[in-house]
RNA sequence: ACAUGAAAAGGGCAAACCGUCCGAAAGGGCGGGACGCAAAGCCAUGGGGCCUAAUGUUCAUACGCGAUGGCAGCCCGGCUGCCAGU
Numbered sequence: 001a002c003a004u005g006a007a008a009a010g011g012g013c014a015a016a017c018c019g020u021c022c023g024a025a026a027g028g029g030c031g032g033g034a035c036g037c038a039a040a041g042c043c044a045u046g047g048g049g050c051c052u053a054a055u056g057u058u059c060a061u062a063c064g065c066g067a068u069g070g071c072a073g074c075c076c077g078g079c080u081g082c083c084a085g086u
Base pairs, nucleotide, nucleotide: 001086002085004084005083012037013036017032018031019030020029021028022027035073041079042078043077046076047075048074049071050070051069056065057064
């Protein structure tokens, strides 16, 4: 350095679900729990996609629209990194 991850060592993270708290929701924090993960570490102010729809829009309820709210464990990309291999 790598468009490498077969075996190994030491380990790491933690889906669903449950409890609890925050939130309008999507979703998130913490604890339990493990489906998986070699970046399942970080970036949503890099691009696409997806979820929600409180405020707004409406005479008004509903529906619809709509991100300023989310998802990095949807994909591409950027940054950083352990062990081993070459």

The RNA shown here (c-di-GMP-I riboswitch aptamer) has 86 nucleotides. Its Rfam family is "c-di-GMP-I riboswitch aptamer". Rfam describes the family as follows. GEMM was predicted in a large-scale screen for bacterial structured RNA regulatory elements. Genes associated with GEMM are involved in a diverse array of functions, including chemotaxis regulation, signal transduction, secretion and chitin.